Notes:
The RNA shown here (small-subunit ribosomal RNA) has 1484 nucleotides and comes from a wastewater metagenome. The coordinates come from a structure-prediction model, not an experiment, and the mean pLDDT is 84.

RNA sequence: AGAGUUUGAUCCUGGCUCAGAACGAACGCUGGUGGCAGGCCUAACACAUGCAAGUCGAACGGGAUUUAUUUUAAGCUUGCUUAGAAUAAUGAGAGUGGCGCACGGGUGAGUAACACGUGGGAAUGUAUCAUAGAGUGGGGGAUAACAGUUGGAAACGACUGCUAAUACCGCAUACGCCCUGAGGGGUAAAGAUUUAUCGCUUUAUGAACAGCCCGCGGAAGAUUAGGUAGUUGGUGGGGUAAUGGCCUACCAAGCCUACGAUCUAUAGCUGGUCUGAGAGGACGAUCAGCCACACUGGAACUGAGACACGGUCCAGACUCCUACGGGAGGCAGCAGUGAGGAAUAUUGGGCAAUGGGCGCAAGCCUGACCCAGCCAUGCCACGUGAGUGAUGAAGGUCUUCGGAUUGUAAAGCUCUUUCGGAUGUGAAGAUGAUGACGGUAGCAUCUAAAGAAGCCCCGGCAAACUUCGUGCCAGCAGCCGCGGUAAUACGAAGGGGGCGAGCGUUGUUCGGAAUUACUGGGCGUAAAGGGAGUGUAGGCGGUUAUGUAAGAUAGGGGUGAAAUCCCAGGGCUCAACCUUGGAAUUGCCUUUAUAACUAUGUAACUAGAGUAAUGGAGAGGAUAGUGGAAUACCCAGUGUAGAGGUGAAAUUCGUAGAUAUUGGGUAGAACACCGGUGGCGAAGGCGACUAUCUGGCCAUUUACUGACGCUGAGGCUCGAAAGCGUGGGGAGCAAACAGGAUUAGAUACCCUGGUAGUCCAUGCUGUAAACGAUGAAUGCUGGUUGUCGGCCAUUGGGUCGGUGACGAAGUUAACGCGAUAAGCAUUCCGCCUGGGGAGUACGGCCGCAAGGCUAAAACUCAAAGGAAUUGACGGGGACCCGCACAAGCGGUGGAGCAUGUGGUUUAAUUCGAUGCAACGCGAAGAACCUUACCAACUCUUGACAUCCUCAUUGGGGAGGUCAGAGAUGACCUCUUUCAGUUCGGCUGGAUGAGUGACAGAUGCUGCAUGGCUGUCGUCAGCUCGUGUCGUGAGAUGUUGGGUUAAGUCCCGCAACGAGCGCAACCCUUGCUAUCAGUUGCCAUCACGUAAUGGUGGGCACUCUGAUAGGACUGCCGGUGACAAGCCGGAGGAAGGUAGGGAUGACGUCAAGUCCUCAUGGCUCUUACGAGUUGGGCUACACACGUGCUACAAUGGCAACUACAGAGGGACGCGAGAUCGCGAGGUCGAGCAAAUCUUCAAAAGUUGUCUCAGUUCGGAUUGUUCUCUGCAACUCGAGAACAUGAAGUUGGAAUCGCUAGUAAUCGCGGAUCAGCGUGCCGCGGUGAAUACGUUCCCGGGUCUUGUACACACCGCCCGUCAAGCCAUGGGAGUUGGUUCUGCCUGAAGGCGUUGAGGUAACCCGCAAGGGAGCCUGGCGACCACGGUAGGGUCAGCGACUGGGGCUAAGUCGUAGCAAGGUAGCCGUAGGGGAACCUGCGGCUG
Repeated sequence: AGAGUUUGAUCCUGGCUCAGAACGAACGCUGGUGGCAGGCCUAACACAUGCAAGUCGAACGGGAUUUAUUUUAAGCUUGCUUAGAAUAAUGAGAGUGGCGCACGGGUGAGUAACACGUGGGAAUGUAUCAUAGAGUGGGGGAUAACAGUUGGAAACGACUGCUAAUACCGCAUACGCCCUGAGGGGUAAAGAUUUAUCGCUUUAUGAACAGCCCGCGGAAGAUUAGGUAGUUGGUGGGGUAAUGGCCUACCAAGCCUACGAUCUAUAGCUGGUCUGAGAGGACGAUCAGCCACACUGGAACUGAGACACGGUCCAGACUCCUACGGGAGGCAGCAGUGAGGAAUAUUGGGCAAUGGGCGCAAGCCUGACCCAGCCAUGCCACGUGAGUGAUGAAGGUCUUCGGAUUGUAAAGCUCUUUCGGAUGUGAAGAUGAUGACGGUAGCAUCUAAAGAAGCCCCGGCAAACUUCGUGCCAGCAGCCGCGGUAAUACGAAGGGGGCGAGCGUUGUUCGGAAUUACUGGGCGUAAAGGGAGUGUAGGCGGUUAUGUAAGAUAGGGGUGAAAUCCCAGGGCUCAACCUUGGAAUUGCCUUUAUAACUAUGUAACUAGAGUAAUGGAGAGGAUAGUGGAAUACCCAGUGUAGAGGUGAAAUUCGUAGAUAUUGGGUAGAACACCGGUGGCGAAGGCGACUAUCUGGCCAUUUACUGACGCUGAGGCUCGAAAGCGUGGGGAGCAAACAGGAUUAGAUACCCUGGUAGUCCAUGCUGUAAACGAUGAAUGCUGGUUGUCGGCCAUUGGGUCGGUGACGAAGUUAACGCGAUAAGCAUUCCGCCUGGGGAGUACGGCCGCAAGGCUAAAACUCAAAGGAAUUGACGGGGACCCGCACAAGCGGUGGAGCAUGUGGUUUAAUUCGAUGCAACGCGAAGAACCUUACCAACUCUUGACAUCCUCAUUGGGGAGGUCAGAGAUGACCUCUUUCAGUUCGGCUGGAUGAGUGACAGAUGCUGCAUGGCUGUCGUCAGCUCGUGUCGUGAGAUGUUGGGUUAAGUCCCGCAACGAGCGCAACCCUUGCUAUCAGUUGCCAUCACGUAAUGGUGGGCACUCUGAUAGGACUGCCGGUGACAAGCCGGAGGAAGGUAGGGAUGACGUCAAGUCCUCAUGGCUCUUACGAGUUGGGCUACACACGUGCUACAAUGGCAACUACAGAGGGACGCGAGAUCGCGAGGUCGAGCAAAUCUUCAAAAGUUGUCUCAGUUCGGAUUGUUCUCUGCAACUCGAGAACAUGAAGUUGGAAUCGCUAGUAAUCGCGGAUCAGCGUGCCGCGGUGAAUACGUUCCCGGGUCUUGUACACACCGCCCGUCAAGCCAUGGGAGUUGGUUCUGCCUGAAGGCGUUGAGGUAACCCGCAAGGGAGCCUGGCGACCACGGUAGGGUCAGCGACUGGGGCUAAGUCGUAGCAAGGUAGCCGUAGGGGAACCUGCGGCUG
């Protein structure tokens, strides 16, 4: 510090996810030691048991008990026991009294608050403590304990009587203190005693602590906007330690709030902790400070301090005891239990230390604390051995079978002993005593490598790879995504990587995330500018001078607790940990200084703003009036059969006279031309003319005011169209509706009608793609060119204000923007934070309604999106080509047959090929063989290859016999008789037997592959290097203007070159020449024949076949740009590529082929291998493709007769002769072929037939034959005779062909024993047509749109149906919380009363009375409770609404291309659904 993920690829926007750190954690697997820390986050749920607060006899009465001494009595075992008394000491338990119990310890429920933090403040208190001052005199009456009586089950009491005090109460004194009307008045005390002291009262000061007040700070929601009656203030009074509505009476009507009151929900706050570069964000365990609470609610008492965790009273819930009358209790103290939960420890030891309470002290108490126990919960440290050791052991794994790896790893050898174990010794912690920890830490000796390693991961992110298993299954997964038979992604193994007594997972927080942006983001198109204006609060604000000092800056002071963090040291062997010092604590308060800036006061200025004056332009607004054209209707005339409408029609109108035309009239609405990226307005918007009223703007000139300004949350106003209310109006148009068409349907598009509405007045609505998708204002920043208005100048120009185009810098993701900014800056407002759910629900406000404004969540996805790029596509455009169409000729589709395929059948009908580009295809030839299929019978190292062992040396060939269907088995005869040799049965070869390695497979996968092939397409394209442009994908080149068959060539050009293709080079045909001249040829010469190049001869010609030439737009004319080229012409055998062939770019189709071959993997191995016989591939209701033959007269038949080319030939072609009607047979010359042969060419000519199912056609069938072959039954071809089917030119549709072509005619060849209508070739005869490129198909180039990229056979929308999920409404119902009214009114304090009771003080001799107090009564307050009605939140809820998700459901096809009616926005109506239509708007 980044990375993965949207795309075919790119840049951007944007979310999701990961890598890091952390934790009071939990879970899974595993687990050796020690140190230091930590340990109920959930039920503030309920708690058994024990402990956690007592202490003081030096305050007091009293004293059980024990001991000692003395003594008395009794018993008797004369020195013991028991009992009593006295003295002395001891002093339990209980009580009065004092102090403590308000600390310490726990918890975080409540609390949004002066609760906390920080800094201040004044109207306070304080037991104990410190310092200082003063005092401590003299009296009195009670009461517990105790004793007696008594109630009660108990808890606990009641009465009578006795008694003490440092308990209680007067009196005296008063330094001081308090009150005051300033005269005065009021107010204390306690003693104990060992004689040392400890106490007591009062006052002052302090310390420390506590109470109160204030500024500032730190959370959310406005779908909480108003709240408040003791409320805000005052006065009097009360109350408190103290201020104060704290309380009360009266008076006033205030107070809080948009700088967020009130309400709701949440929450203890802080030092700090975690993270982060920081700023921040999240958290608030342990430790520390503060607060709050103590079963729930209320209340006070005591006290220095409490409204009190282990106190009291009352109410409530719960638990327990009970004799049913009544009582008891409160672990959120330490342990512990149950429950809850993913989850959190011992009912331990000790007061030795530290600290606390009481005490003079000894001491006692102390679950505070110090220790120990449990737990890998965390952090830190250590160990599980070290060295050597190659035959690179064995085993495992992989393998290309060679090896590699595990791996110096192990074993082996040498060494060490930390930790552990055993034994011994043994601290510090303790200043005098006292040690729980603890026989602990440490130290020493011994012991044996001995007891001690796991977890996760290995597709990318992200370090680490192979084999097997599995086969979209099982499973994995943080994101992207893996798995459908070769999975580095699942499971296992081997190997590797990471960390290590831990490792992973889950959860949570911060980070990465600049993804809430203060540091540090944005808003034209990605999410985002409010529809527009006006203006309140607020924010911001021109120039100069001067004052102040709030902000600001600098210095000082106080504070910012300690701990933590950081730095430097120190101590535990190190570290964690502990500790000393420093720094820091960015803050708050205070003080001093400064005065530039902001602010503020004062005084001025004119550049902002405004006013006035003079001119100016304009569809700016409102009202009233006027006008012509057009439409419709009405009346009348002319006039006759149609009109109207459409792609074509029909509905409709018209003989009752339409349409058309002429004249007249009526009505409403809108204003042609001018008209223009012209004008005006804030926006919406505004368009005939005239008048009236009226707003704004611009220019010029001086004069005036003197910052008066900008923006603007709320508020207010305006605001297209549609829509709503009321009243008018209604010509045209026109939602709805009706009809006609179209269509599979057509709730649409088209047509004919037509109502709301559109118009006016008035009121509402308040939204639009209300758009420049661009808020307002100000300043600054190169230019060019139109245009509107004004002014100056005037021959072009300048300037101010608008409105356009293009462009510099700059900017932007790009597109683009560019003085009218989307540039550079400032100010203010509005808005955004992934897509969907959703601008929806609920709530609120507005509206008559429609609806508008405000505005979520659950759930769900890993994307959604912007711009640009390359393709592909378009029922987009332009250009061009092709037998693509058109123009022609001939076919197919109909018939019969042949052949292939599908289907069906079958034991098998082997397999493959399946749109073009499968289907007379693989197959250039299935009777056996082929053959892969089926049935049956056989073989198992095998039909075929290599190696090993043993045996035999022989092996091969031919013929025959037997069994058998044959393979095969058994046997016989004949023939020939292996090579090398070191002469060794030595080697090779061969045969047989055996063993195992292996052979074998036309078994599977063409979607694992090579090779080969098809196809687009012989289409003209496909690329590269360098350069340039672009952030980039990419572009340029290759586009453009011409031209070509061509990316062919020329010109131009940020390109210049190059490659693969095109063309050419190659073969062949066409012309000529030269050479050559047999097997070819024969003009001339000769010979011969019935005739023939037959013979001599020759090579002229033909021909053969080798080498050359020839054609290049070369020449001429025209045209074109002076080019490339094109058109015409000449010459020429041939003319613009002369014809044909071979030649197939980058790539596409997971195209075809594992059955040509090769090959990975998988599978079979007495069988999925091998052999044999027979069968099948030849089946047959049917469908399709490709062909043949026909349907006839351009023909059939018969007769006659001429001319080819290219091939083949020895297991052959076969002349000729002969036999047969014929297929063919017999004999057989010649020829390995320019020599012989195949070889006859056929269409042709002549005659006949005369339009018929025929003298057409030949299927089918019968009989007899021929040939091949081991064999023609299944299942060959041919011949002869006989038979003589369908068929009379073929529906929709569809194919081929542009010249020696189509059509037609025959000939040959491969394969092959035989067999073709197929295939591959050859020649003969030999046409028609092409205007042209609108359309169909295919292709090329450029351009355009795109929501497509598996690329239109694409994407994709909505209803309906099914399943699942969350959610809204919902009659109601259940619960929580809160408010208001009323009722009730425990305990308690307060007020009042003084009935009853009453020791201290007062009066009185006394009786008694008084003051005061207690009990009681009354009153107001008040908790719980009750009742009625609201608010609010949540649960459930029949039914219901939409939403989301879910491989293959239904209906359509709305959108993306002009998406086939351009789309979208608002609104209204309609419709199964997407949607359709009307009105207005936008261009996206």